Predicted 3D model of a 115-nucleotide RNA (SAM riboswitch aptamer (S box leader)) from a marine sediment metagenome.
[in-house]
RNA sequence: CUCAUUGAGACCGGCUGAGGGACUGGCCCAGCGACGCCGGGGCAACCUUUGAGACUUAACCCUCUCAAAAAGGUGCUAACUCCUGCGAAGCCUGUGAAGGCAUUCGGAAAAUGAG
Numbered sequence: 001c002u003c004a005u006u007g008a009g010a011c012c013g014g015c016u017g018a019g020g021g022a023c024u025g026g027c028c029c030a031g032c033g034a035c036g037c038c039g040g041g042g043c044a045a046c047c048u049u050u051g052a053g054a055c056u057u058a059a060c061c062c063u064c065u066c067a068a069a070a071a072g073g074u075g076c077u078a079a080c081u082c083c084u085g086c087g088a089a090g091c092c093u094g095u096g097a098a099g100g101c102a103u104u105c106g107g108a109a110a111a112u113g114a115g
Base pairs, nucleotide, nucleotide: 001115002114003113004112005111006110011040012039013038014037015036019029020028021027023085025083026082041077042076043075046073047072048069049068050067051066052065053064054063081109086106087105088104089103090101091100092099093098
């Protein structure tokens, strides 16, 4: 940089000791010890394997869909990616400029995997 996914799921012990949840604004978590590190457990199924179907083919392969498995490589194991930032729609307030929202869609950013 490209592609895919992100409303589901999954906790204990030890060490340490003040910040942490990427950033903004919120709102949360945290000396009843968070965050982090280590050990074990678990979740999931991206890579992987198997089966069925579709497409295609001379026949395969490839590709797509569905189902199953979990040994290995990652990942994850508070809150929807905690919400939000930009744009559009909807609704409400306001004469208007404009403002607001437990709403919807798209985008940005981020995270993870594969290349």
The sequence is in RNAcentral, with records from MGnify. The coordinates come from a structure-prediction model, not an experiment, and the mean pLDDT is 85.